Predicted 3D model of a 1505-nucleotide RNA (small-subunit ribosomal RNA) from uncultured Denitratisoma sp.

RNA sequence: AGAGUUUGAUCAUGGCUCAGAUUGAACGCUGGCGGCAUGCUUUACACAUGCAAGUCGAACGGCAGCACGGGGGCAACCCUGGUGGCGAGUGGCGAACGGGUGAGUAAUGCAUCGGAACGCGUCCUGUAAUGGGGGAUAACCUACCGAAAGGUAGGCUAAUACCGCAUACGUCCUUAGGGAGAAAGCGGGGGAUCGUAAGACCUCGUGUUAUAGGAGCGGCCGAUGUCGGAUUAGCUAGUUGGUGGGGUAAAGGCCUACCAAGGCGACGAUCCGUAGCGGGUCUGAGAGGACGGCCCGCCACACUGGGACUGAGACACGGCCCAGACUCCUACGGGAGGCAGCAGUGGGGAAUUUUGGACAAUGGGGGCAACCCUGAUCCAGCCAUGCCGCGUGAGUGAAGAAGGCCUUCGGGUUGUAAAGCUCUUUCGGCCGGGAAGAAAUCGCAUCUCCUAAUACGGGGUGUGGAUGACGGUACCGGAAGAAGAAGCACCGGCUAACUACGUGCCAGCAGCCGCGGUAAUACGUAGGGUGCGAGCGUUAAUCGGAAUUACUGGGCGUAAAGCGUGCGCAGGCGGUUUCGUAAGACAGAUGUGAAAUCCCCGGGCUUAACCUGGGAACUGCGUUUGUGACUGCGAGACUUGAGUGCGGCAGAGGGGGGUGGAAUUCCACGUGUAGCAGUGAAAUGCGUAGAGAUGUGGAGGAACACCGAUGGCGAAAGGCAGCCCCCUGGGUCGACACUGACGCUCAUGCACGAAAGCGUGGGGAGCAAACAGGAUUAGAUACCCUGGUAGUCCACGCCCUAAACGAUGCGAACUAGGUGUUGGGGAAGGAGACUUCUUUAGUACCGUAGCUAACGCGUGAAGUUCGCCGCCUGGGGAGUACGGUCGCAAGAUUAAAACUCAAAGGAAUUGACGGGGGCCCGCACAAGCGGUGGAGCAUGUGGUUUAAUUCGAUGCAACGCGAAGAACCUUACCAGGGUUUGACAUGAUACGAAUUUCUUUGAAAGAAGAAAGUGCCGUUUGGAACGUAUACACAGGUGGUGCAUGGCUGUCGUCAGCUCGUGUCGUGAGAUGUUGGGUUAAGUCCCGCAACGAGCGCAACCCUUGUUCUCUGUUGCCAUCAGGUUAAGCUGGGCACUCUGAGGAGACUGCCGGUGACAAACCGGAGGAAGGUGGGGAUGACGUCAAGUCAGCAUGGCCUUUAUGUCCAGGGCUACACACGUGCUACAAUGGCCGGUACAAACCGUUGCGAUCCCGCGAGGGGGAGCUAAUCGGAGAAAGCCGGUCUCAGUUCGGAUUGCAGGCUGCAACUCGCCUGCAUGAAGUUGGAAUCGCUAGUAAUCGCGGAUCAGCAUGCCGCGGUGAAUACGUUCCCGGGCCUUGUACACACCGCCCGUCACAUCACGAAAGCUGGCUGUACUAGAAAUCGCUGCGCUAACCCGCAAGGGGGGCAGGCGCUUAAGGUAUGGUCAGUGAUUGGGGUGAAGUCGUAACAAGGUAACCGUA
Repeated sequence: AGAGUUUGAUCAUGGCUCAGAUUGAACGCUGGCGGCAUGCUUUACACAUGCAAGUCGAACGGCAGCACGGGGGCAACCCUGGUGGCGAGUGGCGAACGGGUGAGUAAUGCAUCGGAACGCGUCCUGUAAUGGGGGAUAACCUACCGAAAGGUAGGCUAAUACCGCAUACGUCCUUAGGGAGAAAGCGGGGGAUCGUAAGACCUCGUGUUAUAGGAGCGGCCGAUGUCGGAUUAGCUAGUUGGUGGGGUAAAGGCCUACCAAGGCGACGAUCCGUAGCGGGUCUGAGAGGACGGCCCGCCACACUGGGACUGAGACACGGCCCAGACUCCUACGGGAGGCAGCAGUGGGGAAUUUUGGACAAUGGGGGCAACCCUGAUCCAGCCAUGCCGCGUGAGUGAAGAAGGCCUUCGGGUUGUAAAGCUCUUUCGGCCGGGAAGAAAUCGCAUCUCCUAAUACGGGGUGUGGAUGACGGUACCGGAAGAAGAAGCACCGGCUAACUACGUGCCAGCAGCCGCGGUAAUACGUAGGGUGCGAGCGUUAAUCGGAAUUACUGGGCGUAAAGCGUGCGCAGGCGGUUUCGUAAGACAGAUGUGAAAUCCCCGGGCUUAACCUGGGAACUGCGUUUGUGACUGCGAGACUUGAGUGCGGCAGAGGGGGGUGGAAUUCCACGUGUAGCAGUGAAAUGCGUAGAGAUGUGGAGGAACACCGAUGGCGAAAGGCAGCCCCCUGGGUCGACACUGACGCUCAUGCACGAAAGCGUGGGGAGCAAACAGGAUUAGAUACCCUGGUAGUCCACGCCCUAAACGAUGCGAACUAGGUGUUGGGGAAGGAGACUUCUUUAGUACCGUAGCUAACGCGUGAAGUUCGCCGCCUGGGGAGUACGGUCGCAAGAUUAAAACUCAAAGGAAUUGACGGGGGCCCGCACAAGCGGUGGAGCAUGUGGUUUAAUUCGAUGCAACGCGAAGAACCUUACCAGGGUUUGACAUGAUACGAAUUUCUUUGAAAGAAGAAAGUGCCGUUUGGAACGUAUACACAGGUGGUGCAUGGCUGUCGUCAGCUCGUGUCGUGAGAUGUUGGGUUAAGUCCCGCAACGAGCGCAACCCUUGUUCUCUGUUGCCAUCAGGUUAAGCUGGGCACUCUGAGGAGACUGCCGGUGACAAACCGGAGGAAGGUGGGGAUGACGUCAAGUCAGCAUGGCCUUUAUGUCCAGGGCUACACACGUGCUACAAUGGCCGGUACAAACCGUUGCGAUCCCGCGAGGGGGAGCUAAUCGGAGAAAGCCGGUCUCAGUUCGGAUUGCAGGCUGCAACUCGCCUGCAUGAAGUUGGAAUCGCUAGUAAUCGCGGAUCAGCAUGCCGCGGUGAAUACGUUCCCGGGCCUUGUACACACCGCCCGUCACAUCACGAAAGCUGGCUGUACUAGAAAUCGCUGCGCUAACCCGCAAGGGGGGCAGGCGCUUAAGGUAUGGUCAGUGAUUGGGGUGAAGUCGUAACAAGGUAACCGUA
C1' cells in the first nucleotide's frame, strides 16, 4: 500500500466481498512447563448454609461462664469480685468507611472552568476553663402474660448516661441600655504538709467544655460540553417575577399569602426511544469512529414504593416505621426475612472459578496499650481466557534402506528424514540444601523535653530478642536417562502451497467470484507441500481498508442528485476610506488539566510479559498583559455596487371592450341525376322521400392562412399571434443630475403555475376519450373506416401535477477569436438608397486554452474563483405503506421498514442484427430451354416389423451418402455349436524336424486315432525356422466417449477479404492504415489522405485445350515415284501432310480513336488462330459451425478378459399398410418398327483381351491365331443419312408383372445374381401446390469406355458425336461484399424481454375486534411519618410553696395539611394477536398473449382522465 466481482472487451460511476488489528469471548480439534493478568457481558431472577462490624473494664453498676488465690468441709462440694479477666446490660466511639451492582437517570448526573450565601465528628495550632449540686434508669430480684418473637407490673442501683445552679477570655442576640448560653471525669507517679483511712495536695498523661484558626471533607450555584427521532411543534398555574412571612448549615417558589402576567421554544422547547458519566480502551497516518469489562475519580441503587429517626455526617446494603409482592415458622391468636458483600445453590444461557488459608504484610475500626475484629487485603485453588518466556533434543550419517505416494517405468519424492554412531540434560520425575518479603510495637543503654523528681510519659540514637498464611515455595546442588512432551488450518483466483484415486449437477464445498453433469489442483481420501505452533481454526463483535457521509477529503447536463418558477422575513455573506473599541483573532506570562494508562530515559525479577523511579505529554479551560493587520461593533465621509429623475426606441408582455374575412358544418330555395363517401382492399354510413356536385341567401361556434424567421416579448416559469380602441407592467439605449451600500442569496412563508380533471351557470361549428357499428386477425376489448357523448370555448371557484428539459439554481468578477441575426447609440464615406468601422443589450453557430469518464461545454461555460440556497449516497421493495397536512373528489405533499439481489446504471468500442438507409455482385430474380413433384421400376432414407433386420451420416452442407459393387466370404448383427495365453505379437521351459497322407464322428469348426518322414548351420553342450504342451507377463475388442484428441473432410466460398510492424490519435477498449473520389472479376489499379511499409489471400507462375515453328519418324502417316491386288499403306520408298511428344514462339490494353482528373481504367477499331482473366482444371486466406469421422488409420482416459475376444455352419443386412429424396423408362409421329449406310474420342487387356472359323433364333458354347499392346484384341459407335411401314389408338406407343424354356459365373444362385428366347402386356395420354439445373461447344440429346468385380449398375468417374434459346434490366425473393445509422442483442434476432393467470413459499400493510405495557386528566381513598393546632388523661429533675399542691416543660390521645400503595371513570401512545383481505419479493420446467429494445413492425416516453 491494495485486491476480486457488472462487459465480448474498455473507461468511469457504484455497491458487495477479502487481506490487518483487536476481544471479559464462545464452539471444534489438540494439549508439556512456568510467570503475569483476567474470569455471570444473560434474569437489578430466587436464594439453603457459613462467614463479611465491631471494640473499649483506663466511663459504669456488676459477675452468668472460665482460671487462680483465700476460707469452710473427711469427702462430694459449698462460700468468697480478692486477682486475671468477662456473657448480658448502661455508656462512648465506630457502624454514613471499606466491599457490591449499573436497575434508574439525557440532567437534581458527569467532565472542565469559575462562584458565594454555608457546615463539619475525629486530627493539628492557639486562647480560656474544667466549681458546686440533683433526680432517675437498665442490668439484677420478685410476680405475671405469650406457642414463639417478645412483653407487663412492682422493687434496688452506678456512671464520661440525664438535668439544673455558679462563672463567661472569647461566642451569640440586641431597641446598643442590655440580655443569653458550658463542662466529666479516668489513669500513672509522688518528696514535704494535713488526714485514722479513703484521700486531700502536687505532678504527668488522657478526656471534657467554650472559642479562634488550619488541614481535609462535604452541601449549594453558574458557564460551556454531553445519543437518536420533527412521521413529537408548541410547552408551562408555583408556572415566571416581586413583596411580606416561614424554613434550611446555607442562596433560592424550597414552602406559604398577596400582587403582576409572565417564562421556555426552529440555536429544537415538550414528548418518545436509548443510555450510568469521566480518566481511558480498541482501531486509524491523522481527523475521526466504536466502546466504557479489569484499575482510578464521581453519581445512583440495595426485594418494590413511601417516610422520617439517630447522628458531625444517612433519609442509612448486613438500622427503624408503613404499604405491596414473595418465602419461611406457627399452638392460627401472631411473628420472621431480604447475598447488586465473600464463597456457594437453583434457574436463565453459547458462556464465566473454591461453600480454601491467613491477618505474616498493606490499610481500616475500637482501645493508653497489650490486643481484638476485618471474605478490605495478602495468598493458595480452578480454566490455554489473554499476554510473555522455555521445551519436545544436538552433531554426524547415502546402501540416497525399507515402507508410502507418483511415474513418461528411466526414475522422482518423502529424505539426512529414519536406522546406526557420538554427545548434551533445559523442563518434567527423584534425592538433598534453602531464602528475601520483618521492622516497627517490645526489652536494655543513652541524650533530650515536661516536672520538685533520677517516677510516669513524649522525641532521638545505639543495641538485643520475638513475629511468615503463602511454603519447604522461589532459588541452588546431585544422580539417572533422548529418556515423559505436536498439533491445527489451508493448498482454483484474491492468497504462500499439487498430484493420484473415489464420486459423476449426486454426495458435497463456498468469504466474494464460483466449483461438481466420467479425465474435478475447488467435493471426499491419500501422498506431498504451505502457514502458524501449545496452540490452530470457526463463529460473533468493533475500527480499518471505505475519499462508501468526504472538517481534513466527494458530488448533482447524460451515472443517484438543481425545488416547475419567482417575491421575500429570519439566517448567512457583503464596496472604498478615516477615527475609536477590543468581542473574534494572534503573541507572552500564569493557574489548572488527580493518579494510573500511552511515549522517552533509567532500575528490579536469569529474559520477556510484569513491576517500578524520573521526564515528557495531557492538543483543553480559566486569569492576566500586549498587538491593532484582518473580521465584528460604534461614529463620520465617498461613489464605482444598487436605485431615482430626464429624453428616445422596439415588442404575439398583461387585462378589458369592439370588429373583420377565409374555411368547415347546418338550414332554406334553385339547377340537376345516380351515385357519394371511404380504404391496402372493402364494408358499415349517406342517397330516387333526390344525396354528392353547383348557384344564391341565412345561422352559429371555434381558430386566425400568407407575413413567419435558428425572429420578437415576458421579473421568471407556465406562456403570448387577424385588426382597432382603452387601461397597465417591464426592458433597453443616451447624456447629465440626484440618493449614498440602500446590496446578493434565501429555510419556514406568500404568489404564479401547460394539459387533463372537479363544481355552478352558459355555449357547442369542427375535433373527439367513453360508446356503437364495419373491417383486419388465430383472436383484435387495438392500429384503419363510418358515426359519436363528456371535454375542448366563456364566466366564476378549485386542483397544483408534466420528459414543468438547456434533463444545466441565483448573483458577481476574470479568461483567444471568428461568422450570422434582432433592438439602441456613435464615427467615417456617399447626392441618396446605403456601405464600412465601433459600442451596448439580447439571440444562434464554429472554435483556442481549460474542464470532462467520455459524449461534449467552451465570455450566454459544464473554464478559473467567491457568496447563498436546494438536492444525492447500490438495485428492487417504493415515491409505496402507516401517520400528519392540503383537497369536493380524483389525488397531491412529506415519507419508511421487513424482505431480496450482486449487481442496477453512464459514456464510448468492436461485432452481430433490423419488417433502417446508400452502393455493388452472383443462373439470385427476370428472359429462356429442359426437368422434378403425377405413373411403373431401380436405389437410398424415415417409419413399422423382426431372433437379427449391424453401425454411422440428419436443413442448405444426411437420404444412387461411407459402400469403386451384402448369395458364402465381406459382416461388425441374430439363434445355435465349439474354444480360453487364445485367430495375431514378444519372452521362458520341455518335447518334437518341418511337413504330408489316411480312418472314425460331426452341419462344419472341432474331437479321437493311424501312417510316412528325420532336413539346414555347427568348435557337437547346442542354434535358426516351424509345430505341440505348460505357467505367467500379456494378446484381443467394428465395446463407450468425434463434447478428451491427431489426421483428413464438408460448409460459408474461389466470396474478397483477414492481419501485422513502425508511426500517429485516443486515459482505454480501440482507431488510423483497410475510410474517401474513380475503377476492377478482385483490398485490381490510380488519385487523395497521418500514415509508411509488409504478410496470408486475389492475380501470375503449374496442367490441359485452341495457332504456329523446330526436332523426332515406329507400331503412326501416304503427297510425289514404283510394284501390287478380290479388298486394304499391302510392299519398296519417303517423313511433305495428319499424328505422336519434347522444346520454343504467340496476347502485353502493346497500337489507333474517343471518354476520363493529364491517372487508373472503360468504350470502339486495326492486326491476329486467339483480345482484354481466350476456354477448362488444379490451387480454398484469418476464421465459423464443440459441423462430420474413435467403423479407414492413429490415439488418451474408461469398460471387458472361459468374453463385449476367437472359430464354425445357418440366417439377417434383400422384411413392407406407408412417407420422402435421387434416378431410369415412358406416355409417342421432331416418333416406333424393318432394311441399308457414314463418321469418334478416351480407355482397358497375360489368373487377361481373345480375332478368323464351327454350333445355337439368342444368351452362349467349341476352338484357339495374335497381343505384355500407336503393331493384336475389346470394337459393331449411336443419334445421323437413304428407303419402307405404322396414322393418333392405351396403339406396331409403353414396357411393368407373371408363366415356361434356357445360358453364364461360382463349393453353392431357395431365401438372394445377371443374361437369353417364347408367351403375358399393368400403370401411364405431359403431371396440383410447390420446386431444380443451365449463359456456349453450355443446356438438351446420342452412344462409347473405365474403376470396383468370380458374377452382379438405371449408380459413380471419364470420353467424344449432334448442338440450341434467352439475358430489357436490378423493383422484388435468396445468398454475399463495402460504407453508414439505431440497439436494452454479445450463446449475438432461433437474441432480448413485459404483464395477467395457476402452484409453492417468505416478509409486510389493512381489518370487526381481543390482550398487555407506559402515560395524562378528574374524582375517591388515605398507612407510616414530619410539621401545625389541641391536649379534660399521664408526668422524676427546674421554679413557687413548710406541705398538699400549682406553674413551666414533656408524653399518650384527638384533629388538620402534604402524601405512597389501592379504587373508579375517561383519554393518549406503543406492542402483540386476529376470520378475511391487499399488493410485493423469490421459485427448475407451466398457461395466455407480444407491450418494450431495430422505423421492434401503430416511433418511444411524461402528466392526466
The prediction has a mean pLDDT of 84. Lineage of the source: Bacteria > Pseudomonadati > Nitrosomonadales > Sterolibacteriaceae > Denitratisoma.